[in-house]
RNA sequence: AAUAGCUCAUGGGAAGAGCCCUGUACUCAGGCACCGAAGGGGCAAGCUACUUUAGCGAAUCUCUCAGGUAAACGGACCCAUGCGCUGUU
Numbered sequence: 001a002a003u004a005g006c007u008c009a010u011g012g013g014a015a016g017a018g019c020c021c022u023g024u025a026c027u028c029a030g031g032c033a034c035c036g037a038a039g040g041g042g043c044a045a046g047c048u049a050c051u052u053u054a055g056c057g058a059a060u061c062u063c064u065c066a067g068g069u070a071a072a073c074g075g076a077c078c079c080a081u082g083c084g085c086u087g088u089u
Stems, first nucleotide, its partner, number of pairs: 001089006008082006018032001020031004033069003039065001040063003046056004
């Protein structure tokens, strides 16, 4: 210097579902319905121990605790750029 990966930051793209109802309310409380792509929980094959059990074990699957259901905010994930770290040449 190039390149691959990772955290973070910046910019862009980014779905779904009630602008529902009630109240002594003011972004609060309650009620019913709904969504899955913040976060969180669950598990298969398989592996391990050495036993018919235990442990590890992924997700965009699943559950909806949380969050969300006009716009805004948020948003997994993708792209670009940058600092740092690691590996390779």
Source information
The RNA shown here (Glycine riboswitch aptamer) has 89 nucleotides and comes from uncultured Leptolinea sp. Lineage of the source: Bacteria > Chloroflexota > Anaerolineales > Anaerolineaceae > Leptolinea. The sequence was found by an Rfam model in a public genome assembly. Its mean pLDDT, the model's own confidence on a scale to 100, is 84.